A computed fold for a 121-nucleotide RNA from a Spirochaetaceae bacterium, annotated as FMN riboswitch aptamer (RFN element). Rfam family: FMN riboswitch aptamer (RFN element). Gene Ontology term of the family: FMN binding. Rfam's curators write: The RFN element is a highly conserved domain that is found frequently in the 5'-untranslated regions of prokaryotic mRNAs that encode for flavin mononucleotide (FMN) biosynthesis and transport proteins. This element is a metabolite-dependent riboswitch that directly binds FMN in the absence of proteins. The sequence was found by an Rfam model in a public genome assembly. Its mean pLDDT, the model's own confidence on a scale to 100, is 81.

RNA sequence: AAGUUUCUUCAAGGGAGGGAUUAUUCCCGACCGGCGGUAAAAGUCCGCAAACCUCCUUCGGGAGGGGGAACCGGUGAAAUUCCGGUACCGACAGUGCAAGUCUGGAUGGGAGAAGAACGUC
Numbered sequence: 001a002a003g004u005u006u007c008u009u010c011a012a013g014g015g016a017g018g019g020a021u022u023a024u025u026c027c028c029g030a031c032c033g034g035c036g037g038u039a040a041a042a043g044u045c046c047g048c049a050a051a052c053c054u055c056c057u058u059c060g061g062g063a064g065g066g067g068g069a070a071c072c073g074g075u076g077a078a079a080u081u082c083c084g085g086u087a088c089c090g091a092c093a094g095u096g097c098a099a100g101u102c103u104g105g106a107u108g109g110g111a112g113a114a115g116a117a118c119g120u121c
Base pairs, nucleotide, nucleotide: 002120005117006116007115008114009113010112017028018027019026030101031100032090033089034048035047036046037045043088044087052065053064054063055062056061070086071085072084073083074082092104093103094102
């Protein structure tokens, strides 16, 4: 200095106020934004993760599938990422019928981030 293996730790936010009322689920309105990448900072570009589905399993897990939404103007060498404006999106189960925000699986899992150790050149 680069690579590999193992281990440890960390790794998600949000219903103010009002209406009728069954409802933090409806209506007005409010609020939130995981991880890596990208000439420059992204919920809406590219990719990844969780949910969920199928198959296999020595029951530890493995393989495959699946996965929402943005435009206009401006600055600039460069921005669907910044600035201005106006939009849009958000698993499953539960709840007297309806939830991105309540409760639950979850003291879980995890993209990945940081650190340590071992060995190699």